[in-house]
RNA sequence: UUAUAUAGAAGAGGGGAGAGAACAGGCUCUGUGAACCUCUAGCAACCAGCCCGCUUUGGGAAAAGGUGCUAAUACCUGUCCCGGUGUAUUCCGGGGGUUAUAA
Numbered sequence: 001u002u003a004u005a006u007a008g009a010a011g012a013g014g015g016g017a018g019a020g021a022a023c024a025g026g027c028u029c030u031g032u033g034a035a036c037c038u039c040u041a042g043c044a045a046c047c048a049g050c051c052c053g054c055u056u057u058g059g060g061a062a063a064a065g066g067u068g069c070u071a072a073u074a075c076c077u078g079u080c081c082c083g084g085u086g087u088a089u090u091c092c093g094g095g096g097g098u099u100a101u102a103a
Base pairs, nucleotide, nucleotide: 001103002102003101004100005099010040011039012038013037014036018029019028020027023078024077025076026075041070042069043068046066047065050060051059052058074098080095081094082093083092084091
């Protein structure tokens, strides 16, 4: 920089108090064992490889390779903009921003 983010998928062993990105507020998970580490299993299909098309773009199957992921929408909200709308700091939707992952 580009793409995607309401789908999907957990057991064991170690560990021993926190965790949900950061800050704030909420809410939730957690000694019926958090983070983290290891192993095994699974999910998905971004990349590579394969097939078709085509040579820039696209479509398809598979899941042995490189990653990623396996509570809650990226847990929810925040600052700015647009719309619903005549009114809204408050409700609903969208965008942007931020974050994560891949290339």
SAM riboswitch aptamer (S box leader) from a soil metagenome, 103 nucleotides, folded computationally. Its mean pLDDT, the model's own confidence on a scale to 100, is 81.